[in-house]
RNA sequence: GCUUGUCAGGGUGAUGGAGUUCACCUGAAUGUGCCGGCCAGUGCCGGCUGAUGACUCCUAUCAGCGU
Numbered sequence: 001g002c003u004u005g006u007c008a009g010g011g012u013g014a015u016g017g018a019g020u021u022c023a024c025c026u027g028a029a030u031g032u033g034c035c036g037g038c039c040a041g042u043g044c045c046g047g048c049u050g051a052u053g054a055c056u057c058c059u060a061u062c063a064g065c066g067u
Base pairs, nucleotide, nucleotide: 009026010025011024012023013022016058017057018056019055020054021053033048034047035046036045037044038043
C1' cells in the first nucleotide's frame, strides 16, 4: 500500500432543535410524501396530510374557545 472479515463510527427515515429507542444504508449507498389529470417521457398541472420512523419536550405555523 492492497484485499477480505469483524467491531466501532458516520449517514438516512418528505419542513427546525433536543432526549430515548427502532429500522435501513455505509465509501457512496440508504433517503428525497400521497392522490388525480395530461403526456412518448426523466416532464407539466391541480389537490391533500405532517415540524416525530416512533414516543416525549421546546420552537415556528395553523384552527377553536376563554381572559